Model confidence (mean pLDDT): 85 of 100.
A computed fold for a 1409-nucleotide RNA from an uncultured bacterium, annotated as small-subunit ribosomal RNA.
RNAcentral holds the sequence, with entries from ENA.
Rfam family: Bacterial small subunit ribosomal RNA. Its family is annotated with ribosome and structural constituent of ribosome in the Gene Ontology.
């Protein structure tokens, strides 16, 4: 830093990831080199080989083999004698053997790290230094013998050596007693220097020499020199032992300890010490964690992080423990001794069964365990160690090799040029793009590796040889030590390096590709397979799964897994919190801690500065260097932040001392108070008891019942009895630490505040434990019990109703005395000072003013509210009564859940309390605040939303639609409102998608190519159900003389057509819907940390977010309204088919004609209405209430016109389209049949049920349309649908056309009817190729069901609602439907409580699909 809780926000908070790191394993791949690294698991067992010897210059004794000689003789045997050889092998003795290597089991301790101490100690080998190294002695191995035993091994006899042993002698600065000086110190004390007495030593070896004696060549005794011995002092290495600090978790481990603490004496030791013993005393340790359980070697370091810090102790080093397990000691200078010993024990091995032998946590190496860890190699050449006087010889220490990509580090696989870009593959809109300069070719250089050659440093040395010169000696001799030169030594290794040859030739993979997090497409697959760290992908268009292309990233690696830091400020020292996100103990008292006021002196513990010692050494940082770089190594330099000691400063803190009055507290005078405790008494009100007095009810609810009452309840009145509680005052008023305290009166008592003097003089604060108090509930005992009232009964309520309401009712509520000890015990906010703007109440006090009066006013302390600035807060919000700004002090959190749960202690009669985990699981839980949505929330308003009215639906019959159910098929779709007389403005065939049969296959359609031909189609015939088929007739244009080109058509072929298959949840276009509701919104500005708000909201108004005023807001957009069309009046301008007032003609009539356009109309343009005028209300506005005047008045009616946006709302079957499908078929022709079915459910309608009527006879008035495939007049025929016929009319002209309800007169008389007209009979008409399944009409016969329709429920506020006809699309023909037009013409609306739906502000909210 990053993802991840939410519609989206910000905060807390937890999980994940990106980074490093590794003795690492596992997948998949692997070309070299160089450095380092490798059983972390079983301290499990171990076969076999090496891993500690060495000296003959300490000593005795000493083979064998083999060769040569000699000597016997039996010719291959014997016995001597040289050499091999003073060799090998053992022994006796010196020294080493305690080092070096190896593991971490123990071990929480002086083990370890660090500083000191030793005045309390030891040190072989080695250095210096003084001094010596005389004289004797007896054994014993070894050998040889003799015995025993299977083995290991043992005994016994008998020789012999020493640097083995043991005695003398000397001896001192050793050691031990007594005696004294001085010097010094941190206590015992220690040095020096002295007196006196005792004690106590030793080994020779090898070289050389004859100066000295001695025997006379030479030798020996001697001398010399080397190396040893002995004593003693010093130093130097290396250890013992002590202290101070520091060093893991656990309190659900709280008390431990008897050799324990300590003294005295004493043994032990190298050496203090209860290290051991007696005796005496009764101590010693812990809350600063003792004692116990866990666990684990520790550090330098390593790793990580900025640091602080955390993890970790592999390799390197230092220390330390162990050596099969358990104890013990010897020996030695050192050991309680990995490759010695001695007992026990487990195990293995040998046995002859009596009885032995063993110890790889040494190198290799095997087994076993396991994710898992190496050769039974080479050399002692370097370096180191032992032994040795040396040469050596012994070193699995070590130096090299080997095996493992197990880490780091170099390096290489090829370099360059090479296309508008080969193949191939992918991937496409089929143009092309990608892989890709990649590759191929061409030229190139030559690392690595391979082949041939040549070839190292690592070596110093000792030893020997030869030369100088010094030391010592008597010595020119030996000897020692030095220089020079020669000369000898290399496992690694023929390595490393170099040089040459060849020649791209032998060397790339692994993970990844939604987001974090670089890096995308295609197919497959379709919650399947499968993926995943975390969020989460996968349900048919998966960048997340698989595979292919192409990409990103590391690279001989690459990925996963583990573990561990980091991020994690997510335990906060540096660095965090605690009102509501975990998270203030319920109040207080007070222990110990922690912290503390003002001056003033000293001291230095802290604290600051210097200085000195130490803080190994490697590491790590900086410079340099050596290996071709680099890993690595190597030099120097900082680091090592610490620890001791010392000199100095004295602000601060601490500690001792004096002192002060402001913190604190005493003492005086007042003041309020439901503050605590016990006694006592008061009234009302209940409830009962008891009389009266009176009667049929009472009580209780939302209604009821249960219950009480004629045995007299309720109700009233008197008397009396019990308990319990304390109206009114009463009041975010008072007291109290906190729970919590309320009539009134006494006693007895805490504590607060005020004033003004005095006085003590930091006596103060917080407080872990510990004490104590501590509502209500619950407990124990024993009284009380009136009301009330868990449990429990009954009665309702309800789908139940173990509850909410009702009548009853027992613990309980009270009271003693005692337990519990716990609440949302809250202000969800610890205590305690100081500080930091105000404004307003209200309680206790005091002062001032002032006044009659404390009425008021002002100032001040101490409480108690509300309100607010800064200034904090994630926001809400807090704000002198902080959650602000400081300082102390104690409590408490560390994601959710499990769980306040379990075990364990502790408290309690219980009940139950405090303390309090874990396993598992989940990626989140959570706080504030945002905007929607929603509430049987609130307020305002609206709308046929109810309400007030008229008609309807639901019953019937019939129509049409839809479910369902049938079928070969009853195509599809629509599904609440917003599918359902919807699509469909019209299904006999067509339509048609549907099912049955027959067919066709470049197709019923288009476009293009390439052949071929000149017809195709029409018309007739035949077959057939037709569709297709067969014949017959016909025989194309243009341009050119042909050939040929071009157009048109048909044949055949190839591209391809087609598809009303599927996906409306892939989609475009239209549509519906809320809703014609009055909303939706942007821009800048402002607030807000942010989502947002705000504008829009508020007062008013409106039909309106419509205006008008306020306003941090100020403009704008879509929306409302207008602006358009219809219509209502009035003008103008045109008068034809329209009209006919006035003039003429005419007719039985009639604009019928001439005429005229006034009028009506018709269609153009105007005009009018705007709250313009008046009064009143209003905020002097918007607006509204009436009015005048006007054809019309306050949008005049009606229409068209639907904003952001919501239903994955409806259409792939109107159309377009993406993806899938299916192509002799899911395409296309054709004929029948279906779409018209029918037990049934339902919706939408038409006709009725009657008399406001039916049915007959007369008789008046319309708008709006429609018309040439058309409308069709007069006339004829027909009861009639209709039919004959054809004037006129492409239409203000003619026709469709008679409206019709109503008027007028009659009939009918309340009935299943003269209502109603289904349903069947017969008979027609007409449309049409065809009315059978399946049409409308006529007519004449029938003549159902129905007598106003349960529960529910629809429409309508005015020319509406009903009711009447009329027209039109659609159509060959077929509306009860749809779409329109006129005609006649109501009722009601107090009002918004309630039902539904909207809209606005407001409020919860654990809701956001």
């Nucleotide at each position: 830093g990053a993802g991840u809780u939410u519609g989206a926000u910000c905060c807390u908070g937890g999980c994940u990831c990106a980074g490093g790191a590794c003795g690492a394993a596992c997948g998949c791949u692997g070309g070299c080199g160089g450095c380092g690294u490798g059983u972390a698991u079983u301290a499990g067992a171990c076969a076999u080989g090496c891993a500690a010897g060495u000296c003959g210059a300490a000593c005795g004794a000493g083979a064998a083999u083999g060769u040569c000689c000699c000597g016997a003789c039996u010719u291959g045997u014997c016995g001597g004698g040289a050499c091999u050889a003073g060799u090998a092998g053992a022994g006796u003795g010196g020294c080493g053997a305690a080092c070096g290597g190896g593991u971490g089991a123990g071990u929480a301790a002086c083990a370890c790290g660090u500083g000191g101490a030793u005045a309390a100690c030891c040190u072989a080998c080695c250095c210096u230094c003084c001094a010596g190294u005389u004289u004797g002695g007896g054994a014993u191995a070894a050998c040889a013998u003799u015995u025993c035993u299977a083995a290991c091994g043992a005994a016994g006899u008998g020789c012999u050596a020493a640097u083995a042993c043991c005695g003398a002698a000397u001896a001192a600065u050793a050691c031990a007693g007594c005696g004294a000086a001085c010097u010094c110190g941190c206590a015992u004390g220690a040095g020096u220097a002295u007196g006196u007495u005792g004690u106590u030593a030793a080994a020779g070896a090898u070289g050389g020499c004859c100066u000295c004696u001695a025997c006379a060549u030479g030798u020996a005794a001697g001398c010399u020199a080397u190396c040893g011995c002995u004593u003693g002092a010093g130093g130097a290495u290396g250890g013992g032992u002590c202290c101070g600090c520091g060093u893991c978790c656990u309190a659900u481990u709280a008390g431990c300890u008897u050799g324990u603490u300590g003294g005295u004496a004493g043994g032990g030791u190298a050496a203090u010490g209860g290290c051991c013993u007696a005796c005496c005393a009764a101590g010693g340790c812990g809350u600063c964690g003792a004692u116990g359980g866990g666990u684990a070697g520790c550090c330098g370091g390593c790793u990580u992080g900025a640091g602080a810090g955390g993890g970790u102790g592999a390799c390197c080093g230092g220390c330390c423990a162990c050596a099969c397990u358990g104890g013990g000691a010897u020996u030695g200078a050192g050991a309680u001794a990995c490759g010695g010993c001695c007992c026990a024990g487990a195990c293995u091995c040998c046995u002859a069964c009596g009885g032995g032998a063993g110890g790889c946590a040494g190198c290799a190496g095997u087994u076993u365990g396991g994710a898992a860890u190496a050769u039974u190699g080479c050399g002692c050449a370097a370096u180191g160690g032992g032994c040795g006087a040396a040469a050596g010889c012994c070193u699995g220490a070590c130096g090299c090799a080997g095996c493992g990509a197990c880490g780091c580090c170099g390096c290489g696989u090829g370099g360059g040029u090479g296309a508008u870009g080969a193949a191939g593959c992918u991937u496409c809109u089929u143009g092309g793009a990608g892989u890709g300069u990649a590759a191929a070719a061409c030229c190139c250089a030559g690392u690595c590796a391979g082949g041939a050659g040549g070839g190292a440093a690592g070596a110093a040395u000792u030893g020997c040889g030869a030369u100088c010169g010094a030391g010592c000696u008597a010595a020119u001799a030996a000897c020692u030590g030095g220089a020079u030169c020669g000369u000898u030594u290399g496992a690694c290794g023929g390595u490393a390096c170099c040089u040459c040859c060849a020649g791209a030739g032998g060397a790339a993979g692994c993970u990844c590709c939604g987001g974090c997090u670089a890096a995308c497409u295609c197919c497959g697959u379709g919650c399947c397979a499968g993926c995943a760290g975390c969020c989460g992908c996968g349900g048919u268009a998966a960048u997340a799964c698989g595979g292919g292309g192409g990409g990103a990233g590391c690279g001989a690696g690459c990925g996963u897994u583990g573990u561990u830091c980091g991020g994690a400020a997510u335990u906060a020292c540096u660095g965090g919190g605690c009102g509501u996100a975990a998270a203030g103990g319920g109040c207080g008292u007070g222990u110990a801690g922690g912290c503390g006021g003002g001056u003033c002196u000293g001291u230095a513990a802290g604290u600051c500065a210097g200085a000195u010692g130490u803080g190994a050494a490697a590491a790590u940082c900086c410079c340099g260097a050596g290996c071709u770089c680099a890993a690595c190594u190597c030099g120097g330099g900082a680091c090592c932040u610490g620890c001791a000691u010392u000199u100095g400063a004295a602000a601060c803190u601490g500690c001792a001392g004096a002192u002060c009055u402001u913190g604190a507290g005493u003492a005086c005078a007042g003041a309020a108070g439901a503050g605590g405790a016990g006694a006592g008494u008061g009234g009302a009100a209940u409830u009962c008891c008891a009389g009266g007095u009176g009667u049929a009810g009472c009580g209780g609810u939302g209604a009821a019942a249960u219950g009480c009452g004629u045995a007299g309840a309720u109700a009233u009145c008197u008397g009396g009895g019990a308990g319990a509680a304390c109206a009114c005052c009463g009041g975010u008023g008072g007291c109290g630490a906190a729970g919590g305290c309320g009539g009134c009166u006494c006693u007895c008592u805490g504590g607060u505040c005020u004033g003004a003097u005095a006085c003590u003089g930091a006596c103060g604060c917080u407080g872990a434990g510990g004490c104590g108090c501590g509502a209500a509930a619950g407990c124990u005992a024993g009284g009380g019990g009136a009301g009330c009232a868990a449990a429990c009964a009954g009665g309702a309520u309800u789908a139940g109703a173990u509850a909410c309401c009702c009548u009853g009712g027992u613990a309980g509520u009270c009271c003693u005395a005692g337990c519990c000890g716990u609440a949302a015990a809250c202000g969800a906010u610890g205590g305690a000072c100081a500080c930091u703007a105000g404004g307003u109440g209200u309680u206790g006090g005091a002062g001032g003013u002032a006044u009659c009066g404390a009425c008021c006013c002002c100032u001040u302390c101490a409480g108690u509210g509300c309100c607010g600035g800064a200034g904090c807060u994630a926001a809400c919000g807090c704000a002198u009564u902080a959650a602000g700004u400081g300082u102390c002090c104690c409590g408490c959190c560390u994601g959710g859940g499990g769980a306040g749960u379990a075990c364990g202690g502790c408290c309690g009669c219980a009940a139950g309390g405090c303390u309090g985990a874990a396993a598992c699981u989940c990626a989140a839980a959570g706080g504030a605040a945002u905007u929607g949505a929603c509430g049987g929330g609130g307020g305002c308003c609206c709308g046929c939303a109810c309400a007030a009215g008229c008609g309807g639906u639901g019953g019937a019959g019939c129509a049409u639609g839809u479910g369902g159910u049938u079928c070969a098929a009853u195509u599809c779709g629509a599904u609440g409102c917003a599918a359902c007389g919807c699509g469909a403005a019209g299904a006999a065939c067509c339509u048609u998608a549907c099912c049955g049969g027959g067919g066709u296959u470049u197709g019923a359609c288009a476009u293009c190519c390439c052949g071929a031909u000149g017809a195709a189609a029409g018309u007739u015939c035949c077959a057939g159900a037709a569709a297709c088929g067969g014949a017959a007739u016909c025989c194309c244009c243009c341009a050119g003389c042909a050939a040929u080109g071009g157009g048109c058509a048909u044949c055949g072929g190839g591209a391809c057509a087609g598809g009303u298959g599927c996906u409306g949840c892939a989609u475009g276009g239209c549509u519906g819907u809320c809703g014609u509701c009055a909303g939706c919104u942007c821009g800048u500005g402002u607030c807000g940390u942010g989502a947002g708000a705000u504008g829009u909201u508020g007062g008013g108004u409106u039909a309106a977010g419509u205006c008008c005023c306020g306003c941090a807001a100020c403009g704008a957009g879509c929306g409302c309204a207008a602006c358009c069309c219809c219509u209502g009046c009035c003008c103008u301008u045109a008068g034809u088919u329209g009209c006919c007032a006035u003039c003429a003609g005419g007719u039985u009539a009639u604009g019928c004609u001439g005429g005229g356009c006034a009028c009506u109309c018709u269609a153009g343009g105007g005009g009018g209405a705007c709250u313009g005028c008046c009064u009143c209300g209003g905020a002097u506005a918007a607006c509204g209430g009436g009015g005048a005047g006007g054809a019309a008045g306050g949008u005049g009616g009606g229409g068209a016109u639907g904003a952001c946006g919501u239903c994955a709302a409806g259409u792939c079957c109107u159309c377009a389209u993406g993806g899938c499908c299916c192509u002799u078929a899911c395409a296309u022709c054709c004929c029948g049949g279906g779409c018209u079915a029918c037990a049934c459910a339902c919706g939408u309608g038409c006709u009725a049920c009657a008399a406001u009527g039916g049915c007959c006879g007369g008789u008046a008035c319309a708008g709006a349309g429609g018309g040439u495939u058309g409308c069709a007049a007069u006339a004829c025929c027909g009861u009639g649908a209709g039919g004959u016929g054809g004037a006129g009319c492409c239409a203000a002209u003619c026709c469709c056309a008679g409206a019709a309800a109503g008027c007028c007169g009659g009939u009918c008389u309340c009935a299943g009817u003269u209502c109603g007209g289904a349903u069947u009979g017969g008979a027609g008409u007409c449309u049409g190729c065809a009315a059978c399944u399946c049409g409308a009409c006529u007519u004449c016969a029938u003549g159902a069901a129905g007598u106003u329709g349960g529960a529910a429920u629809c429409g309508c506020u005015a020319g509406u609602a009903a009711u009447c006809g009329c027209g039109g699309a659609u159509c060959a023909g077929c509306a009860u439907g749809c779409c329109g037009c006129g005609g006649u013409g109501a009722a009601u609306a107090c009002g918004u409580u309630c039902c539904c739906g909207g809209g606005c502000c407001u409020u919860g909210c654990a809701c956001a699909c």